[in-house]
RNA sequence: GUCGUUGAUCUGCCGAAUCCGCAGCCUCACGGCGCGGAACGGGGGAACCAGAUCGACGAGCAUCGCUCGUCAUGGGCAUAUCCGGUCUACCGGAGGAGGACCUUCAACCUCCAGCCCGUCAGCUAACCCCGUAGGCGCAAUUGGAGGUCGAA
Numbered sequence: 001g002u003c004g005u006u007g008a009u010c011u012g013c014c015g016a017a018u019c020c021g022c023a024g025c026c027u028c029a030c031g032g033c034g035c036g037g038a039a040c041g042g043g044g045g046a047a048c049c050a051g052a053u054c055g056a057c058g059a060g061c062a063u064c065g066c067u068c069g070u071c072a073u074g075g076g077c078a079u080a081u082c083c084g085g086u087c088u089a090c091c092g093g094a095g096g097a098g099g100a101c102c103u104u105c106a107a108c109c110u111c112c113a114g115c116c117c118g119u120c121a122g123c124u125a126a127c128c129c130c131g132u133a134g135g136c137g138c139a140a141u142u143g144g145a146g147g148u149c150g151a152a
Base pairs, nucleotide, nucleotide: 012136013135014134018038019037020036021035022034024033025032026031039132040131041130042129043128044127049122052073053072055071056070057069058068059067060066061065074117075116076115077114081094082093083092084091085090095112096111097110098109099108101147102146103145104144105143106142107141
């Protein structure tokens, strides 16, 4: 000097997952537990409105079609879905999500997992209930336009 690996720190990234208080308990203290509040996020829940199907049954009629009624179909968080191919966990397409001050356009890169409820749930005012985790990163994608902040 170069390459690789590991760790730490500052500033940060994905995500709702942050902040504050306490006359309670533990600790030498820092802090931890518990409780409460704010903020952010999610679910359940009327009227009105909506209400699909190569499905089943029944009724009616202007009769082979239409209308009405009943039953059946599961649902939630999250971007994490759909279609085709392949022979097997990959390929292609569409759609969706993220990429470091913000918005937008273009290109490029990456992801489309996982978990939960339990026969039940459309929307939904009042009302009721729940969460505040986990993971990652080093000039971290680049350029155009507009804006914000800072510096000279």
Molecule: c-di-AMP riboswitch aptamer (ydaO/yuaA leader)
Organism: Acidobacteriota bacterium